[in-house]
Context: one part of a larger RNA
RNA sequence: GAACGAACGCUGGCGGCGUGGAUUAGGCAUGCAAGUCGUACGAGACUCCUUGAACAGAGGCUUCGGCCAAAGGGAUAGGAUGUUCUAGUGGCAAACGGGUGAGUAACGCGUGGGCAAUUUACCUUUAAGUUGCGGAUAACCCCUCGAAAGAGGAGCUAAUACGUGAUGUGACUAUUUUUACAUAAGCUUAAAUAGUUAAAGGCGGGGACCUUUCGGGGCCUGCCGUUUAAAGAUGAGCCCGCGUCCUAUCAGCUUGUUGGUGAGGUAACGGCUCACCAAGGCAUUUGACGGGUAGCUGGUCUGAGAGGAUGGUCAGCCACACUGGGACUGAGACACUGCCCAGACUCCUACGGGAGGCUGCAGUCGAGAAUCUUUAGCAAUGGGCGAAAGCCUGACUAUGCGACGCCGCGUGAGCGAUGAAGGCCUUCGGGUCGUAAAGCUCUGUCACAACGGAUGAAAGUUCAGUAUGUGAAUAAUGUGUUGGAUUGACAGUACGUUGAGAGGAAGCCACGGCUAACUCCGUGCCAGCAGCCGCGGUAAUACGGAGGUGGCAAGCGUUGUUC
Numbered sequence: 001g002a003a004c005g006a007a008c009g010c011u012g013g014c015g016g017c018g019u020g021g022a023u024u025a026g027g028c029a030u031g032c033a034a035g036u037c038g039u040a041c042g043a044g045a046c047u048c049c050u051u052g053a054a055c056a057g058a059g060g061c062u063u064c065g066g067c068c069a070a071a072g073g074g075a076u077a078g079g080a081u082g083u084u085c086u087a088g089u090g091g092c093a094a095a096c097g098g099g100u101g102a103g104u105a106a107c108g109c110g111u112g113g114g115c116a117a118u119u120u121a122c123c124u125u126u127a128a129g130u131u132g133c134g135g136a137u138a139a140c141c142c143c144u145c146g147a148a149a150g151a152g153g154a155g156c157u158a159a160u161a162c163g164u165g166a167u168g169u170g171a172c173u174a175u176u177u178u179u180a181c182a183u184a185a186g187c188u189u190a191a192a193u194a195g196u197u198a199a200a201g202g203c204g205g206g207g208a209c210c211u212u213u214c215g216g217g218g219c220c221u222g223c224c225g226u227u228u229a230a231a232g233a234u235g236a237g238c239c240c241g242c243g244u245c246c247u248a249u250c251a252g253c254u255u256g257u258u259g260g261u262g263a264g265g266u267a268a269c270g271g272c273u274c275a276c277c278a279a280g281g282c283a284u285u286u287g288a289c290g291g292g293u294a295g296c297u298g299g300u301c302u303g304a305g306a307g308g309a310u311g312g313u314c315a316g317c318c319a320c321a322c323u324g325g326g327a328c329u330g331a332g333a334c335a336c337u338g339c340c341c342a343g344a345c346u347c348c349u350a351c352g353g354g355a356g357g358c359u360g361c362a363g364u365c366g367a368g369a370a371u372c373u374u375u376a377g378c379a380a381u382g383g384g385c386g387a388a389a390g391c392c393u394g395a396c397u398a399u400g401c402g403a404c405g406c407c408g409c410g411u412g413a414g415c416g417a418u419g420a421a422g423g424c425c426u427u428c429g430g431g432u433c434g435u436a437a438a439g440c441u442c443u444g445u446c447a448c449a450a451c452g453g454a455u456g457a458a459a460g461u462u463c464a465g466u467a468u469g470u471g472a473a474u475a476a477u478g479u480g481u482u483g484g485a486u487u488g489a490c491a492g493u494a495c496g497u498u499g500a501g502a503g504g505a506a507g508c509c510a511c512g513g514c515u516a517a518c519u520c521c522g523u524g525c526c527a528g529c530a531g532c533c534g535c536g537g538u539a540a541u542a543c544g545g546a547g548g549u550g551g552c553a554a555g556c557g558u559u560g561u562u563c
Stems, first nucleotide, its partner, number of pairs: 001563004006559005013409006019402002026365003030362003035092003040089002043086003046082001047080004055072001059068003099320003108244008118236002123232008131165004140155001142153004170197008181186001201224006209218003245292003252282003257279008295317004299310004322343005345356004375398003381395001382393004412442004422433004446504001448499005456490001460486011507552005512533003518547005528535002
């Protein structure tokens, strides 16, 4: 000199863009942060239609006992619609997104390769299918136990839930033959034989024909789904070369250890695990093993560069989710807001037993020099579910707070000398603050007020028309296209115009040398200053104050850290 996720002191007008728990991976009140689908399913509520009980009794009749009976009333039962709502079964998602850096010196990360040792839900393409049966179970209803959390039992019911059979384009396994290629093991083409192995339906539309319990179904057709196989895309897993801090006051380390055979296990190779066999494997300046420290990288800071330091925000990878361990489900987890066990802590309790996990967004306490709103919205972008409408989304977009940083703007401009008053200095003549002020003439940025007022919105959906594909079809539906309708949190914000009026807006540090900037007063080795040299003991340009001057400026200085 430059830099900072900074802090402290004094001061503080506005805006834009960034940025903000670095310490206790300490504890957490409260709210929200993962749902969605009724076009998978049965039920219930609601709405509508039909039915019309009890009650009621206008009126009528009467042998005076009673009888008939409209309006009203709405029980019960059945059905329909689905624009609505609810818990449950079922599907998909919840493994993403978001947070943190504790652990980790490691194939963790970076980089370059390999898998002839692998897997991949949703998506795309291609080929072939989508057939026949069955038994349950939640919800519901009833009962029991419990303070609660919840649990148990009896009965009923559905499915794209579950089970089983058929078929086998194929796939897999075994055996045999075969083609091309490659190698360290192999892989691949074609064929034969034997064995194993699939599926689920939902929502529309329709002219004949068939059937019907008259509701419908068959049949034809469109969309979504589903099954098998192949390929792709994407994601993931594993292996290897090289690189990756300090320490020798750590020199020897190792028994699943090193290798082999066989078996198990895995999506997959492998001591990954096990049995048996062998006795190996690593290291001594190319540092094993141990100890300390640390997430790694793209980058960032500095520097002419080489290098040094660093890894906050943003992006990629990894690890973690109260602490430790474990598996389940699933395409994917050994799973932040899933489950089980143990532990510590907090809470509830009827003392028998239960509940919880902010290193998500806000917020709170604590510790600390120190780090923000318990805000708005799904309008945009992205994600999940859904045929869609749509729903959800503390991701995100916005807003608030902080001079924390960078950048921009302003705090006025011109004229104005009896160089006013006043301050300070003075050799008492004057000098200086100083065109500075006053005064005159203007301007109107920002702030203030009034009026107008955005871009961000295009998709999607829906309605109407039209072209075209599928189709028997002027049903239906897909695709394209034209027109209309619909959607803004920020926000009455940005911005524009007008109004008024110099009005509301300057400080901080320094002035002995390094280092730009000097005098007076006070003090008297005192009080104090100080980055280094050093100042102060009666004329201090070095302490304190004042005037003046210099520097930077909404900041200035100090401290800390890095180069």
Molecule: small-subunit ribosomal RNA, 5' domain
Organism: Candidatus Omnitrophota bacterium